Background:
A computed fold for a 71-nucleotide RNA from Papaver somniferum, annotated as transfer RNA. The source organism's lineage runs through Eukaryota, Euphyllophyta, Magnoliopsida, Papaveraceae and Papaver. Rfam family: tRNA. Its family is annotated with triplet codon-amino acid adaptor activity in the Gene Ontology. RNAcentral holds the sequence, with entries from Rfam.
């Protein structure tokens, strides 16, 4: 300098354009007095902007960040 890949709850991962879910963690309650454990419930996320579309995490372009390769 150029090309490519990735970006989703606190962490690790799903979601083939149609209500964004799972596990662990966290909070509340119950089961026993506590711990451990089990059960039920709650909170919590699409890097950013524009566009395409009836509808975008998903498609297009720009930007940001991380990584890989070439020079």
């Nucleotide at each position: 300098u150029a090309a490519c890949u990735u970006g989703u709850a606190g962490u690790g991962c799903a979601a083939u354009g149609g209500u964004a879910g799972c596990a662990c963690a966290u909070c509340u309650g119950a089961c026993c007095u506590c711990c451990c454990g089990u059960c039920a419930g709650g909170a919590g996320a699409u890097g950013u902007g524009u566009g395409u579309u009836c509808g975008a995490a998903u498609c297009a372009c720009g930007c940001c960040a991380a990584g890989u390769u070439c020079a």